The RNA shown here (small-subunit ribosomal RNA) has 1381 nucleotides and comes from an uncultured Chromatiaceae bacterium. The coordinates come from a structure-prediction model, not an experiment, and the mean pLDDT is 85. RNAcentral holds the sequence, with entries from Greengenes. Rfam family: Bacterial small subunit ribosomal RNA. Its family is annotated with structural constituent of ribosome and ribosome in the Gene Ontology.
RNA sequence: AGUCGAGCGGUAACAUGCCUUCGGGUGAUGACGAGCGGCGGACGGGUGAGUAAUGCGUAGGGAACUGCCUUGCAGAGGGGGAUACCAGUUGGAAACGGCUGUUAAUACCGCAUAAUGUCUACGGACCAAAGAAUGGGACCUUCGGGCCAUUCGCUGUUAGAUGUACCUACGUGAGAUUAGCUAGUUGGUGGGGUAAAGGCUCACCAAGGCGACGAUCUCUAGCUGGUUUGAGAGGAUGAUCAGCCACACUGGGACUGAGACACGGCCCAGACUCCUACGGGAGGCAGCAGUGGGGAAUAUUGGACAAUGGGCGCAAGCCUGAUCCAGCCAUGCCGCGUGUGUGAAGAAGGCCUUCGGGUUGUAAAGCACUUUCAGCGAGGAGGAAGAAGUAAGUGUUAAUAGCGCUUAUUUUUGACGUUACUCGCAGAAGAAGCACCGGCUAACUCCGUGCCAGCAGCCGCGGUAAUACGGAGGGUGCAAGCGUUAAUCGGAAUUACUGGGCGUAAAGCGCACGUAGGCGGUUAGUUAAGUUGGAUGUGAAAGCCCAGGGCUCAACCUUGGAAUUGCAUUCAAAACUGGCUAACUAGAGUAUGUGAGAGGGGGGUAGAAUUCCAAGUGUAGCGGUGAAAUGCGUAGAGAUUUGGAGGAAUACCAGUGGCGAAGGCGGCCCCCUGGCACAAUACUGACGCUGAGGUGCGAAAGCGUGGGGAGCAAACAGGAUUAGAUACCCUGGUAGUCCACGCCGUAAACGAUGUCUACUAGCCGUUGGGAGCAUUUAAGCUUUUAGUGGCGCAGCUAACGCAUUAAGUUGACCGCCUGGGGAGUACGGCCGCAAGGCUAAAACUCAAAGGAAUUGACGGGGGCCCGCACAAGCGGUGGAGCAUGUGGUUUAAUUCGAAGCAACGCGAAGAACCCUACCUACUCUUGACAUCCUGCGAACUUUCGAGAGAUCGAUUGGUGCCUUCGGGAACGCAGAGACAGGUGCUGCAUGGCUGUCGUCAGCUCGUGUUGUGAAAUGUUGGGUUAAGUCCCGUAACGAGCGCAACCCUUGUCCUUAGUUGCCAUCAUUUAGUUGGGGACUCUAAGGAGACUGCCGGUGACAAACCGGAGGAAGGCGGGGACGACGUCAAGUCAUCAUGGCCCUUACGAGUAGGGCUACACACGUGCUACAAUGGCCGGUACAGAGGGUCGCGAAGCCGCGAGGUGGAGCUAAUCUCACAAAGCCGGUCGUAGUCCGGAUUGGAGUCUGCAACUCGACUCCAUGAAGUCGGAAUCGCUAGUAAUCGUGAAUCAGAAUGUCACGGUGAAUACGUUCCCGGGCCUUGUACACACCGCCCGUCACACCAUGGGAGUGGGUUGCUCCAGAAGUAGAUAGCCUAAC
Repeated sequence: AGUCGAGCGGUAACAUGCCUUCGGGUGAUGACGAGCGGCGGACGGGUGAGUAAUGCGUAGGGAACUGCCUUGCAGAGGGGGAUACCAGUUGGAAACGGCUGUUAAUACCGCAUAAUGUCUACGGACCAAAGAAUGGGACCUUCGGGCCAUUCGCUGUUAGAUGUACCUACGUGAGAUUAGCUAGUUGGUGGGGUAAAGGCUCACCAAGGCGACGAUCUCUAGCUGGUUUGAGAGGAUGAUCAGCCACACUGGGACUGAGACACGGCCCAGACUCCUACGGGAGGCAGCAGUGGGGAAUAUUGGACAAUGGGCGCAAGCCUGAUCCAGCCAUGCCGCGUGUGUGAAGAAGGCCUUCGGGUUGUAAAGCACUUUCAGCGAGGAGGAAGAAGUAAGUGUUAAUAGCGCUUAUUUUUGACGUUACUCGCAGAAGAAGCACCGGCUAACUCCGUGCCAGCAGCCGCGGUAAUACGGAGGGUGCAAGCGUUAAUCGGAAUUACUGGGCGUAAAGCGCACGUAGGCGGUUAGUUAAGUUGGAUGUGAAAGCCCAGGGCUCAACCUUGGAAUUGCAUUCAAAACUGGCUAACUAGAGUAUGUGAGAGGGGGGUAGAAUUCCAAGUGUAGCGGUGAAAUGCGUAGAGAUUUGGAGGAAUACCAGUGGCGAAGGCGGCCCCCUGGCACAAUACUGACGCUGAGGUGCGAAAGCGUGGGGAGCAAACAGGAUUAGAUACCCUGGUAGUCCACGCCGUAAACGAUGUCUACUAGCCGUUGGGAGCAUUUAAGCUUUUAGUGGCGCAGCUAACGCAUUAAGUUGACCGCCUGGGGAGUACGGCCGCAAGGCUAAAACUCAAAGGAAUUGACGGGGGCCCGCACAAGCGGUGGAGCAUGUGGUUUAAUUCGAAGCAACGCGAAGAACCCUACCUACUCUUGACAUCCUGCGAACUUUCGAGAGAUCGAUUGGUGCCUUCGGGAACGCAGAGACAGGUGCUGCAUGGCUGUCGUCAGCUCGUGUUGUGAAAUGUUGGGUUAAGUCCCGUAACGAGCGCAACCCUUGUCCUUAGUUGCCAUCAUUUAGUUGGGGACUCUAAGGAGACUGCCGGUGACAAACCGGAGGAAGGCGGGGACGACGUCAAGUCAUCAUGGCCCUUACGAGUAGGGCUACACACGUGCUACAAUGGCCGGUACAGAGGGUCGCGAAGCCGCGAGGUGGAGCUAAUCUCACAAAGCCGGUCGUAGUCCGGAUUGGAGUCUGCAACUCGACUCCAUGAAGUCGGAAUCGCUAGUAAUCGUGAAUCAGAAUGUCACGGUGAAUACGUUCCCGGGCCUUGUACACACCGCCCGUCACACCAUGGGAGUGGGUUGCUCCAGAAGUAGAUAGCCUAAC
């Protein structure tokens, strides 16, 4: 995908020539439409649907064909009749035909010839062909040519090359929840068929063939060279390029041909699209472009045959979406540019800021240069080899024709292309983005946001100070790219061949026997399968690698080499493994002797005990429990005695003792039987080890059939316990437990440790056997062997631990594991009577699950110890009334905080105003307060008016201090802005301070040592103490913060001192008043004293404890101050300070009034009581410690009293508050809601204070409530304590039942540590670490996700069987046609 006129008859179109009657004619020439004929359309180009093998890869094989090409031999003689084109006619819309007639060939057909061809019965038989072009001297000619030569073509055949077909071996995915498959199936004989071997096909015969080394079936897939990753081994993959295969709309089929069952050929069927006159026809981009669709996504309906190659042709040439080029795309790789140098005022702007500055940043600007690339202009290779013409030479030839070859010369061929490249011109001119900045991982700040918006690969970030979100500045990394998504390998030794594991992390089958398989002792010989070496062939090219070369470099291209680790053939070696042969005895086994044993099976038998039955004795309980009850018993239980029945199990011995493969096995005797150990010899001669499938055994429970059934005892019943108690406890009780036979086949079937083999320090037990030694004849010692235990070295292990009985060091074989959950589940299969067992997933979901060890914390774990912790006591609270605080409620406001202990008489050591922070109303806005600036004025002050007041207006007096005479300082008023101010929020941003565990005895560190490490040791242990106090021991040695001591006070004494205190002696007195005194008390300074110092005992010769003496005091004398590391995000932003946020004519400031004082209620803390140990009345005694000048305030007088008046004295050991009270003495009351109790209320007053209404305290008169000792529960206290009694002070004008201090009187009890609470030390368990107020399980409710079931239903694939059946091939039969036969 055509081409050939040099195969043919010819001439539709174009051009030329000739002729012409100028209409035209003429194939004559160049050429050529259509047709006949030849070759090619089986190549080239595309795609990967199918195919797990009719495929591919590697290595081989023999029974084949092969057009064109090369080569050899032989031939090419002589005839024949058709047919298309064409002409005529005719059908149809078209596609396409029908009939008649004429004609040619390298079209077709006979005849002849016939081998080194084919067949053969070895006699023989059979088979072919075509001419064409060019040139030409003779000769011939019908003038067309014949003939000769060359070239091309043709026929038969040989060999080759190329190509194709066939066969074999090995290799080439997944699934066994696919285990059996196969009937032309496997083989043979004989026909047929093919180019050729073959069940390829057919007839007959035989019954084979394949399969656990995975057949068959299902799913998926083109294979390879290579590509990618990896150190490699491997893993993943099969685009581009190259080899092979398959396919061409889907399915089937043949024809032609050398080659096809044929991409751009034919026939049939189907789906789809198109044309139609509705009768019928046409088509196949997985060729190049292009369109539509699908999709996250993939290009131009370009140029040329100039080169390379292909088809045809003699050739020129024609054709060629092969190919070469161009276009599009940052898709990849490579190269280049976007400038270079200088430049500090470190510009402006941005951002940050500790406000000083820093950073962007030499970056920019500026100055001096350069011009690649892009732009404009000019020049300009290589890719071109050939082809044609001419000339010469040479070969062929008779030939100087022709043709082929060589040389010379001329002409000529470029799509790319405005090519590459070179030169010139101008000007820094035209040219930088993307991601990231919490860690991994290079790179940090601000603002916004406030568990929102959002980020996220993993961990995770965000709840008001976000380097993690968003923006900005800055930085980091890459760079014409950067980042995301998807995918593969690596890291991952995380499937481990190289190169992992299985005691407890996932993982040893419950145990044995044994088939296949794997592995296997010593010696010698042989063989050569494995093994090793050499050679040969192959392992395509490209790619990778190495060395050169070419584009300015590189990517890229190119040349050579190496490599291709493989397969095959062949030669050799013989150590090792295997095969064969012959031997050996160390493994294994047999024989003999001895021995121990709950080894197994069967039969028999014994005693104790339980229960039941019968009888006797005997009487009221028995039984059971933490306590009880159900139950049994007066119908005689239980107890006891005797006799009998029946079943099951075998006390003591008995033992980390024995036996067995494991499960397991226990009185004694008999029978049968398996295994083991020891000793010594003899024999067999590797007979062995392991063991997928397989087979057997296999606790308990359970199942079937039949027995048996005393005790025990699921289920069940009853009684208790309990909130409940379908449990634990009790009383009963059925299956079952027992026996025989048969199933089941599982257990924490455990040593959580497979079997066998060899080797590797020991010590101490125990069981069986042997040998030796001395023997005191019970026994013992030494040694050996087989078991069975404890400890321990090396080694191993994550650690714990194991350690000759290995979890050590080796070898052989088997089983098993690969994150947690889903799940040992579903489905399927196999087994089972059933229960169920064995085998065994996935969807989905999580970021963990797990092991061992460490430190804490915790335990209704253990040991030791302490504390008003319990117990023993005393007194309270809880009941009443009142006070006070809190909650709640209410309110305009009832300001705020504190919340178990450790908030609640707390902040508040004192709310009528103030305080005050709250509410209402009225006012102010640089402000009530601080600093700075300007102006005016001294400051200050008198009086009046308005107003609730703040405030506003008017008014009087007053001129001060310093001075360098300019002014300045303090203060007031006015103004502007910086700023003030906030008891506004956050105590979970903070400092400081405080509470609490707890005055508990603890908390740590350095160095050393141990451990892989977290950590440990020290600090544990034995004693002792109040104490980690001290002693001893000790891989620890020391040290620090705590304990104790040092400090204050109190108890005794001494010294000093002696007023305001004291008074013995002396004097004086109403009075220590005065004189006097320092003795005493007291005061306040300094000392002494107490240390287990002394004695006895205990203890370990210690520390220490017990007792005693002396002493004021005795073992810390009493009390106080003093509070380790830390815990509670404990409390406080309202003491103060302070980061951040918020308000700024208000959330700031001022004023008046109100509120914090409310009141159905609940709670805490107190006071007073309920009375006689008392109330009331009268009399009378004794403290301590404090306060006082804005004060305490005496005496006196007044008042019933609160108090008033008064004003001495006192700045206090002087005066005063200030009489202490309980007590003691006397009287009265007589057990009552009272002569108890005092609330509440009425009236009258006092005091403080500007002011007692909301809202003070006190006094007097009157009133006279609840309450008669307090439920559950709960608090304090161990000695000068509890209880009880008064006194004082701080705050404060006034206002305590509160708080803090002071003294008076003055007890009871502690056996003891079992229990409650809290704490300390050691130890143990832990699934807790926010640490038991922890963690965590299941149902249910709601929402969502995934999966399953579901009456059914639709589709796909496949097996078997049957019906219908196109085209086509072969055959049979029948008919028709045909020139040559």